[in-house]
RNA sequence: CAAUCGCGUGUCGCCCUUAGAGUUUGAUCCUGGCUCAGAUUGAACGCUGGCGGCAUGCCUUACACAUGCAAGUCGAACGGCAGCACGGGGGCAACCCUGGUGGCGAGUGGCGAACGGGUGAGUAAUGCAUCGGAACGUGCCCAGUUGUGGGGGAUAACCAGUCGAAAGACUGGCUAAUACCGCAUACGACCUACGGGUGAAAGCGGGGGAUCGCAAGACCUCGCGCUAUUGGAGCGGCCGAUGUCUGAUUAGCUAGUUGGCGGGGUAAGAGCCCACCAAGGCGACGAUCAGUAGCUGGUCUGAGAGGACGACCAGCCACACUGGGACUGAGACACGGCCCAGACUCCUACGGGAGGCAGCAGUGGGGAAUUUUGGACAAUGGGCGCAAGCCUGAUCCAGCCAUGCCGCGUGCGGGAAGAAGGCCUUCGGGUUGUAAACCGCUUUUGGCAGGAACGAAACGGCGCGCGUUAAUACCUCGCGCCAAUGACGGUACCUGCAGAAUAAGCACCGGCUAACUACGUGCCAGCAGCCGCGGUAAUACGUAGGGUGCAAGCGUUAAUCGGAAUUACUGGGCGUAAAGCGUACGCAGGCGGCUUUGCAAGACAGGUGUGAAAUCCCCGGGCCUAACCUGGGAACUGCAUUUGUGACUGCAUGGCUAGAGUCUGUUAGAGGGGGUGGAAUUCCACGUGUAGCAGUGAAAUGCGUAGAGAUGUGGAAGAACACCGAUGGCGAAGGCAGCCCCCUGGGAUAAGACUGACGCUCAUGUACGAAAGCGUGGGGAGCAAACAGGAUUAGAUACCCUGGUAGUCCACGCCCUAAACGAUGUCUACUAGUUGUCGGAGGGUAACUCCUUCGGUAACGCAGCUAACGCGUGAAGUAGACCGCCUGGGGAGUACGGUCGCAAGAUUAAAACUCAAAGGAAUUGACGGGGACCCGCACAAGCGGUGGAUGAUGUGGAUUAAUUCGAUGCAACGCGAAAAACCUUACCUACCCUUGACAUGCCACUAACGAAGCAGAGAUGCAUUAGGUGCCCGAAAGGGAAAGUGGACACAGGUGCUGCAUGGCUGUCGUCAGCUCGUGUCGUGAGAUGUUGGGUUAAGUCCCGCAACGAGCGCAACCCUUGCCAAUAGUUGCUACGAAAGGGCACUCUAUUGGGACUGCCGGUGACAAACCGGAGGAAGGUGGGGAUGACGUCAAGUCCUCAUGGCCCUUAUGGGUAGGGCUUCACACGUCAUACAAUGGCCGGUACAAAGGGCUGCCAACCCGCAAGGGGGAGCUAAUCCCAGAAAACCGGUCGUAGUCCGGAUUGCAGUCUGCAACUCGACUGCAUGAAGUCGGAAUCGCUAGUAAUCGCGGAUCAGCAUGUCGCGGUGAAUACGUUCCCGGGUCUUGUACACACCGCCCGUCACACCAUGGGAGUGGGGUUCACCAGAAGCCGUUUGCCUAACCGCAAGGAGGGCGGCGACCACGGUGAGCUUCAUGACUGGGGUGAAGUCGUAACAAGGUAACCAAGGGCGACACGCGAUUGCAGUCUUGAGUCCACCUA
Repeated sequence: CAAUCGCGUGUCGCCCUUAGAGUUUGAUCCUGGCUCAGAUUGAACGCUGGCGGCAUGCCUUACACAUGCAAGUCGAACGGCAGCACGGGGGCAACCCUGGUGGCGAGUGGCGAACGGGUGAGUAAUGCAUCGGAACGUGCCCAGUUGUGGGGGAUAACCAGUCGAAAGACUGGCUAAUACCGCAUACGACCUACGGGUGAAAGCGGGGGAUCGCAAGACCUCGCGCUAUUGGAGCGGCCGAUGUCUGAUUAGCUAGUUGGCGGGGUAAGAGCCCACCAAGGCGACGAUCAGUAGCUGGUCUGAGAGGACGACCAGCCACACUGGGACUGAGACACGGCCCAGACUCCUACGGGAGGCAGCAGUGGGGAAUUUUGGACAAUGGGCGCAAGCCUGAUCCAGCCAUGCCGCGUGCGGGAAGAAGGCCUUCGGGUUGUAAACCGCUUUUGGCAGGAACGAAACGGCGCGCGUUAAUACCUCGCGCCAAUGACGGUACCUGCAGAAUAAGCACCGGCUAACUACGUGCCAGCAGCCGCGGUAAUACGUAGGGUGCAAGCGUUAAUCGGAAUUACUGGGCGUAAAGCGUACGCAGGCGGCUUUGCAAGACAGGUGUGAAAUCCCCGGGCCUAACCUGGGAACUGCAUUUGUGACUGCAUGGCUAGAGUCUGUUAGAGGGGGUGGAAUUCCACGUGUAGCAGUGAAAUGCGUAGAGAUGUGGAAGAACACCGAUGGCGAAGGCAGCCCCCUGGGAUAAGACUGACGCUCAUGUACGAAAGCGUGGGGAGCAAACAGGAUUAGAUACCCUGGUAGUCCACGCCCUAAACGAUGUCUACUAGUUGUCGGAGGGUAACUCCUUCGGUAACGCAGCUAACGCGUGAAGUAGACCGCCUGGGGAGUACGGUCGCAAGAUUAAAACUCAAAGGAAUUGACGGGGACCCGCACAAGCGGUGGAUGAUGUGGAUUAAUUCGAUGCAACGCGAAAAACCUUACCUACCCUUGACAUGCCACUAACGAAGCAGAGAUGCAUUAGGUGCCCGAAAGGGAAAGUGGACACAGGUGCUGCAUGGCUGUCGUCAGCUCGUGUCGUGAGAUGUUGGGUUAAGUCCCGCAACGAGCGCAACCCUUGCCAAUAGUUGCUACGAAAGGGCACUCUAUUGGGACUGCCGGUGACAAACCGGAGGAAGGUGGGGAUGACGUCAAGUCCUCAUGGCCCUUAUGGGUAGGGCUUCACACGUCAUACAAUGGCCGGUACAAAGGGCUGCCAACCCGCAAGGGGGAGCUAAUCCCAGAAAACCGGUCGUAGUCCGGAUUGCAGUCUGCAACUCGACUGCAUGAAGUCGGAAUCGCUAGUAAUCGCGGAUCAGCAUGUCGCGGUGAAUACGUUCCCGGGUCUUGUACACACCGCCCGUCACACCAUGGGAGUGGGGUUCACCAGAAGCCGUUUGCCUAACCGCAAGGAGGGCGGCGACCACGGUGAGCUUCAUGACUGGGGUGAAGUCGUAACAAGGUAACCAAGGGCGACACGCGAUUGCAGUCUUGAGUCCACCUA
C1' cells in the first nucleotide's frame, strides 16, 4: 500500500411486518352487539382408505383390581451344603460317604433398596421462578494426613421338641464373622474452668526371593476394605428480596400471637418447643376468609404488546388405598419397608390371618374417547461384585390406531367419427370430453426371486512399553495383534422378472365464499355458522347431471388465540348513542412556579456474574428429499453487582415573587337569619233589598223566601306579596322577590403594602340538599290527592262541575331522592371577531354622548372539532393535572346479602334464561281529531230526484238434479250480456261416438253427393238402391289437385285450474298538475338544489328573483264537431220564372277550401314584468261551447269465459253429438230504473213545427177488410229522389172539480194477432172486462252552474220475435252561487312522528293457556369449617425400681447400663353441643321470559284526541289525579334581536 474481516458514528437505500365481510333502515351516516373467513389440538364422531418415515396415544373415576413381571447383588465378609454337576473314597451291586471343586437354596453380614419408573389428589405458599445469603450435613467419588494393636461375650442358620387350619410362633441345645462389646493408642477432631478431659478400627484376596515354623502360617509386597481427620466435587437442609389466579355481596385478623431474657431441641438459625416478662404483630400497596389451581423452561395464537394453556421432552415440588406415627439409615418419616386406626377385597377349620398397579402389560367400571397380559439386555444408563457376571417392564426395539407432521403413488404420450350412454335443450344443439375406446411407452408402489448392511468396540486373550515393587509376580495405563458379542432382522438397502397391471375419496355449489341446471316435494318433509330458504315454476329441502375446493384423506363437533381498537399500555370513550357522583369542603393518595448548592433513590451509559439443557431463529452437517436428528452461533428483551454521568424527576438546603393568600378604599345584589304593612279572598255581625245565584259545550248536583246573590258599615283569621320585573341580580348546588332594622357569608373593582408555593384535584369521610312523605306540637283563609255527589260515556274507579280531608304554613326531629339538566366534573394555559346587557375603574365630552379596561350574563359567528344535530375565548377547539363513570338489548337498578331509615324506602348490586338486534342523528315519503295557502256541484244557494207504492231489471241469500261462470266500498249490482222459448249454453238428466265436430302427415279405396223407405225422442243405424259423374294435363291409357270412406299412429280437443306465473286490453286516483333527467354546486352519505321564494294562472301557465343552467314526459296547441263570413261546385236540394217539361243557382241546404279571436286596441291596477279588471269593435272575448286525447306511478285492482300464452291436469273423457230440462225458482234483503199518486193535470176533438238515422232474406206507399193488434194488396226505392214517418210536449175548443176520482194502472178472466219446426215451463202485441198498492214518502242520500237541470217525443245497434235497458237525435226550456267557517276529495309549503305492509300504521298492561329458568318458603338431606368438651390406638419423649438382664466395673454383695411393664404429656380415628358457610331438595307462593291468528279495554307515538316524561304520595287493569321539577311539545300573544320600508326630529 492492497485485499479481507471486525467495530463505532452519520447519511442514503433496500428487505421483513399490521387486509376484512354479513346482519338494525324504505334508504343513509354513526354507535353497538352477534356471526364468518385464519391458525392450532394428547382430540372425538360420520363417510372413505394404497405405501413408507418420524412422533404421539385414559384429558373422564387420585375408581376397584385377577395373573405375570418391574431390586437385587456379593462365597474375594461368615457358619455352612437343601438341590445340580464334577472329583475322591467305600461297596460285588443297588447304593452309601465325602464342601474337596464348580457353584449355591435358605440364613448371618455388607452395599443397594431414599435412584430409576408413575401420578397431579393436595398445595395460593411450608410450593415454584429469578437473584442473593449464612448458622449446616454428606454414603459411594477425588486429594492430603493418621492408624489398622490386643481381647471378650453372644446369636441366626442347623438339631430336638411343642402349639396352630394357615400365617406363623414358642422352648431347649450347638456355632461363625468385615455382626456385637470393652481395653490400648490419638496426627487431626471435640469439650474445657485452659489445669486438663473424651472418643476408633476388620479384615479379605493375589503374588512371593531370603529367614522362621510340623503345618496353618508368620514375614514382605500389591490390591480391595476398615478407623480418625482436613480439604474438594457433587448432592441435600435452612433464610431473605422480587414476581406468582379470582372474589370487598370476605374489612378487620392474631394469645405462641409479636418481641425480649433464660433454657430445651436440631446436622443447622429460629416461638421450632418450654418457663417468665412486655403488648405487640399484620391490614385498603387488600390482611383474614372463600373459590379455583401443581410451578417453571416452554406450547398455541398474535404484526407486536398481549391472551389462553402447562399433554409429550427437561428442572423443581407433592403424593403412593384414607388418616396418624415413628424405626433403620449418609440420606426416608420410605410407591413394590414397619406399627396403629378406618373403609374395602380375599382366605379360614370362625379361633385368626393376608392385601394395596398414581411401575410395565392387562381386566372390570366410567366415558365421545386413548394400544400388546410382545422381544431383548445387542446398545445407553443404573445396582451389586476384584472380576467374569447377575439383575434391570429404566432403556432399546417390535406390535396396534390415518391421532398428527412429512414424503411417494394410483400412470405417461398420442387419439374427433367430438362414438355410445347420461344430463340439459330454444330441438338447431350443448355438455360430460381427449375423457373413454384404440395405438405406443414406462414400472415408482405392491407381488415373486436373489443378494445384503451401519448400529460393535469396549470388556476379554496375547505381545511390547511406562508406573508400582525386592520382584521379570499381581495390578494400573498406553500401543499393536487376535477372537467373541445384534433383540430389532434376513429388516433397511441393492439387483432381476411379469404386468397398466394392486391403489380415490370427502365436503361444498343463495350471499358472506370458489362453484348451476333439471326433476321430486309444496310452510309438508326438511335445511341453517349469520342473514335466512320451503305455502305448485326452490341455483337454499331430496335426487341426478355438471361444476368448485381439498386429497389418503375430507367434513362435523368440542376447545384456544386471532379478526375484536369489543377492557383500548401500545390503542377507546362519557351534550343527544352505554357513560359526569345533586352540590361543596376535605384527610390519605396523585400532580405541582422561578432559582443556588449538595446527594445519587429513579433515569442514562459501560464492565462483570448469572439467565440449565432442549425449544424458537441463523449458518452448516446426517438419513435418496422432507418431516426428523445433529454441530456451531445468535438470542433468552430478565435479575444481581460494580464503575461513571449529573440534564430531568426525587430528597435535603438557601433565596425569589409571576400562583395562592392577608390588610386598606369604593361598590352592586330576591345571598342567609329577625320584625312589620296594605290590597285581595273567605268567614262572622248588623243595615238596605228581592228571587234568583252559581256552574257548563249543554246541564245537573250545590246555595237561596228560615231572605241567598248584589250593596253598605264594622270585625276576625291565615296565606301570598300585583305594578316595578327584564334570556335582570345573588348563591356551591337545591334555591332566593312587599317594606324596615340589626346580625352574618361570599363576590367584583382600584391602588399600594405584606406572607413567600402556603397550590390543584380528591377514593373513604363530612356538610348542605326542590317537592312529596314520616314523627311530636301548633295553625288552617285560599287551594286541594283521598272521598262524596252531579254530568259525559258502551263503561268512566278519569278528563268537566259542586263540595271536601290529609297536606300546603310555623317550630323541632327525620327522610336524601328528581328530566337534582347546560342531560356538558373541577382547576390552569393558549387560540379571529361582532352586537346587547349587569357591576366596577380610568380617560375625554356642552351632554352617561364616546373610548379603554376588569369581572359576570345573553345572541351570532372564523379557524378547529363533531356521526350529524350542533359547539365555537363562558368550547363540545388545542394541551396539561386529578377524580367519577361506561362496555349489546331484555331480565334489572330487580333478587339475595350488607349498611342506613320509625316507615315509605334509599344505597351497594348479580345470575340463570332469552333476543339479533336495542339505539343516536339526519333523509325521503306517508300520516296528524298540527299550521298556512289554493282548487273541485266539495259545502253553501237553488232545481229535480232516490229512500215509502206497483212493476221491470241486476245482485245477495235460500232452494234445486241443474238453478253455468265471472264482477264485490268509492272503482260489483239495466255489469261481461248490442237481445237465454230451441240454438246461444259453458250447467243438469238420459242416450250415443272414440284419430274423434276441427288441423297436418302416411296407406288403401272411391269422384263428391246421395232422394224416397224402415226403427228410434233424436243423434244415429239399416237398406244401400234409383240418380250422378265435375276441374287440370293428355289423342287415349293414365296421372294430378280437391273431396269422401276405411285403417294404424304421431296427435287433435278442453268456456278444466292458476289474472298471485304472464302478454294484451281496461277501471281508478284524475284531465289532478304533476313526474323526472343531464351537467354543475352543496352534503361523509341517504339526498338536496333545479321543482323552493314574491306575484299570476284552469295549468310546474307565465314573469321576476335565486348555484344553478338546460332538457324530457305531462299542461296548452296541433285533430273532430258546433257557432259567423267568403270563394268554388250545384242533383235527387232550393227557386225571385213557369201549368208542366224546363230554366236559373240569389237564398236555404249540401260538400270542399279559406278567413276570423291574437289580451291585437283603449283606460286602470300591478314592480317599467307576467298578468288582472273595465271598455270598444265583433257572429263569437279572454282555453267561445262540446268531444277525442289520460304523465311517472298506485291498487299482486279486473279479465286464463274475447284473444294470445308458461306450467299443471283430463284423454272410450274434464273431449264430441243428440233430446228434454235449467240459467225465468222465491218466506226475504239491497242497488239501478219505469209508471204514478194528479187540475202547470186526465180524457175527447181540431191545428202546427224537428233533427239524426235505417232499408233488398229489406223498408213497404196509395187503396180495401178488421174496433184493434193485424190481414190483403202491390206502386216506389240499392235511397238529399221512395218508404219507415201522423213527431210529442206545444197551441185552440170542450169536459172532469179534489174524489182513491173520467187520477193510477198492477193483477186476473175471456177472445184474438204476429214471429217462429215449436210460445206449457218461458215471447211480444190487440180488444172487451177487472180495476190492487199508491194522496209526494223516516233516518239517510244522489244529479246538476246554461241551451245546463227539468220535461217531450224520434231513431239506431242487437234482433225470426221480444227494450221501462243502452247508444244517439232534436223540441220546450229554468232557478241559484253571499261565500270558503264547516263535510268530502285533491295540490303546494311547513311542522311533529316510536309509522315505512306507511294510521285499516304502531303499540301498553291485566286476565286465561302451555313451557322454561329463577327468588321466597314450615322445613328436610349432604359437604366444608370454627369453637368448647369427652375420648385416646400406635408411637416418640419424660418418668417410674413391679419384673427381667451376656459383654463393662467390682473378690463379692452389688453397681453402671439395657429391656418389659406402669404412669404422665402430645396426638389420629371417633363422639357430643353450639355457630358460620355452601350445595341439593320442598307443599305453597312472587315476579320474569318465551309462545301465527284467545279476553278486556286504548295508556304511549300526531297537540295521539286531558302535551309527554321524572321523583315521591294516595287511588288503581293498562292508568288517572294533587304537589314540585324538566322540555326531549305545537300554536298564539307579549317582549327582544336581525333585515327592509315609511314617517318625524336634530